[in-house]
Small-subunit ribosomal RNA, 5' domain from Toxicopueraria peduncularis, 475 nucleotides, folded computationally. Its mean pLDDT, the model's own confidence on a scale to 100, is 83. Taxonomically the source falls in Toxicopueraria (Eukaryota, Euphyllophyta, Spermatophyta, Fabaceae). It is recorded under the gene name rrn16S. Rfam family: Bacterial small subunit ribosomal RNA. Rfam links the family to the GO terms ribosome and structural constituent of ribosome.

Context: one part of a larger RNA
RNA sequence: GGAUGAACGCUGGCGGCAUGCCUUACACAUGCAAGUCGGACGGGAAGUGGUGUUUCCAGUGGCGGACGGGUGAGUAACGCGUAAGAACCUACCCUUGGGAGGGGAACAACAGCUGGAAACGGCUGCUAAUACCCCGUAGGCUGAGGAGCAAAAGGGGCCUUGUGCUACUAGAGCGGCCGAUGGCAGAUUAGGUAGUUGGUGGGAUAAAAGCUUACCAAGCCGACGAUCUGUAGCUGGUCUGAGAGGACGAUCAGCCACACUGGGACUGAGACACGGCCCAGACUCCUACGGGAGGCAGCAGUGGGGAAUUUUGGACAAUGGGCGCAAGCCUGAUCCAGCAAUGCCGCGUGCAGGAUGAAGGCCUUCGGGUUGUAAACUGCUUUUGUACGGAACGAAAAGCACGGUAUCCGGGGAAUAAGCACCGGCUAACUCUGUGCCAGCAGCCGCGGUAAGACAGAGGAUGCAAGCGUUAUCC
Numbered sequence: 001g002g003a004u005g006a007a008c009g010c011u012g013g014c015g016g017c018a019u020g021c022c023u024u025a026c027a028c029a030u031g032c033a034a035g036u037c038g039g040a041c042g043g044g045a046a047g048u049g050g051u052g053u054u055u056c057c058a059g060u061g062g063c064g065g066a067c068g069g070g071u072g073a074g075u076a077a078c079g080c081g082u083a084a085g086a087a088c089c090u091a092c093c094c095u096u097g098g099g100a101g102g103g104g105a106a107c108a109a110c111a112g113c114u115g116g117a118a119a120c121g122g123c124u125g126c127u128a129a130u131a132c133c134c135c136g137u138a139g140g141c142u143g144a145g146g147a148g149c150a151a152a153a154g155g156g157g158c159c160u161u162g163u164g165c166u167a168c169u170a171g172a173g174c175g176g177c178c179g180a181u182g183g184c185a186g187a188u189u190a191g192g193u194a195g196u197u198g199g200u201g202g203g204a205u206a207a208a209a210g211c212u213u214a215c216c217a218a219g220c221c222g223a224c225g226a227u228c229u230g231u232a233g234c235u236g237g238u239c240u241g242a243g244a245g246g247a248c249g250a251u252c253a254g255c256c257a258c259a260c261u262g263g264g265a266c267u268g269a270g271a272c273a274c275g276g277c278c279c280a281g282a283c284u285c286c287u288a289c290g291g292g293a294g295g296c297a298g299c300a301g302u303g304g305g306g307a308a309u310u311u312u313g314g315a316c317a318a319u320g321g322g323c324g325c326a327a328g329c330c331u332g333a334u335c336c337a338g339c340a341a342u343g344c345c346g347c348g349u350g351c352a353g354g355a356u357g358a359a360g361g362c363c364u365u366c367g368g369g370u371u372g373u374a375a376a377c378u379g380c381u382u383u384u385g386u387a388c389g390g391a392a393c394g395a396a397a398a399g400c401a402c403g404g405u406a407u408c409c410g411g412g413g414a415a416u417a418a419g420c421a422c423c424g425g426c427u428a429a430c431u432c433u434g435u436g437c438c439a440g441c442a443g444c445c446g447c448g449g450u451a452a453g454a455c456a457g458a459g460g461a462u463g464c465a466a467g468c469g470u471u472a473u474c475c
Base pairs, nucleotide, nucleotide: 001475002474003473004472006471007470008469009468010467013347014346015345016344017343018342019340020339021305026303027302028301030300031299032298035063036062037061040060041059043057044056045055046054070258071257072256080182081181082180085177088175090173093171098166099165101135102134103133104132110125111124112123113122114121115120184230185229186228191221192220193219196218197217198216199215200214201213202212203211233255234254235253236252237248238247239246240245260281261280262279263278264277283294284293285292286291311337313336314335315334319333320331321330322329323328350380351379352378353377360371361370362369363368386411389408390407394402419464420463421462423460424445425444426443430459431458432457433456434455440447441446
């Protein structure tokens, strides 16, 4: 000198665009953040004078809750980066040629009885389906001698079209796995390892493999640093530097890990699952003491910690996602608004004239000098601000939270708007008064003991400017 997710002190006019718990992965009141489908199904309710039609719904069922959003605790590891590989899976989407035949039994809802304070149940009975089961059929799989695997209908309409189901083929995109290689500190850590290293048989998996198990062999890693300990999410990148490098990994993007702590599986195409389940633990809450409920590292917000970090806001109008034939519903993703000079950028706080060089202040050798064209005064302008009126783009025919916002027009008026640090040298900028090794200053050298350009105040000057200084950290 540059930089910062900064903080503190003094000060503070506006706009645009960004950014905003770096500390306790500490505990959380309250609200919202994942639903949707009646064009799968039986049923119930509302409404209507009736038929017809319409609307809504607990339950069964389907799809989605594995995405999106948060955090960085753990992790020195195939976790990440780079360039490769073979033994795999894949719902929705696209594609090829096929199929959809015949039967059956239930369980919710509901009704009755009943337990419990509640959470939530229990028994009996009835019932539907795109829920479940059986048989037949097979171009796929296993395979060596017979075996396994499928189907489902609904709606509009009266002509055919669209949608869904089932097994198969190919694709796209996603994901799982393996070897190589790169990136940190310590030797005041030198030996480590028994499923350990390899083989055979069995098992398991979507899949290769000690992944697992029985037996056999005794291997495997290590001074090119194993093991242990400490620290740490990794990268694209960011800051700095002429570069080589050094430091860092906020926001944005890719990957990984985690979801009160530890463990486990279920369902499913996909999880060992943030707002699912079970067990244990700590904590909090309810209780009729028998028993139950919960998990903000989602968005706001609260307490606490801290030098320190925002609103318990609006809208689904746009982009995107889930469901649905659709209309649409949901969406604290997102788009916006609010707060904060936290940062970057832009604008303004007036312009021109104006000497008796006014008054006042300060200095003075008392002559004057300086503040200083600065002010007053005269003329002009209206960025900004204020009040009136009009008014968008962003959306395809309609539909805008932002928003009566940006912006436009006209009115009046210089009106509404300057501070902070420093002035001994480094380093741009000097005098007076007070103080008297005191009070104090200080980044280094150092200054202050009676004329202090270094302390304090004043006048003046210098630098930057809606900021200026200080502190912390990096180059």